Predicted 3D model of a 98-nucleotide RNA (TPP riboswitch aptamer (THI element)). It matches the Rfam family "TPP riboswitch aptamer (THI element)". Its family is annotated with thiamine pyrophosphate binding in the Gene Ontology. It was read from a public genome assembly, where an Rfam model found it.

[in-house]
RNA sequence: GAAUAAAGUCAGGGGUGCCGCAAGGCUGAGAUGACCAAGGUCAAACCCUUUAACCUGAUACGGAUAAUGCCGGCGUAGGGAGAUUUAUAAAGUAGAGU
Numbered sequence: 001g002a003a004u005a006a007a008g009u010c011a012g013g014g015g016u017g018c019c020g021c022a023a024g025g026c027u028g029a030g031a032u033g034a035c036c037a038a039g040g041u042c043a044a045a046c047c048c049u050u051u052a053a054c055c056u057g058a059u060a061c062g063g064a065u066a067a068u069g070c071c072g073g074c075g076u077a078g079g080g081a082g083a084u085u086u087a088u089a090a091a092g093u094a095g096a097g098u
Base pairs, nucleotide, nucleotide: 004089006086007085008084009083010082011049012048013047014046017026018025019024032043033042034041035040036039054079055078056077061072062071063070
């Protein structure tokens, strides 16, 4: 004199696109439903909680596509939401100094 995976519980954060008259189709973890002042709110499912989901830049750039953040760069960019239990455990161990 450290480190710590994984799982559980509660809480919180996030996005919900494109084409089509429709049926439906594409990508994906997810593209749902209801309400309404028509821009948002609520709920469900899904993802994420510093090992970072998602947002900004972006009505941007390059490549594809029926079309779209569909793919890639941008990006070691700037932001971005946690507590507890298993555990007084592992351990006075690994390690360091004299």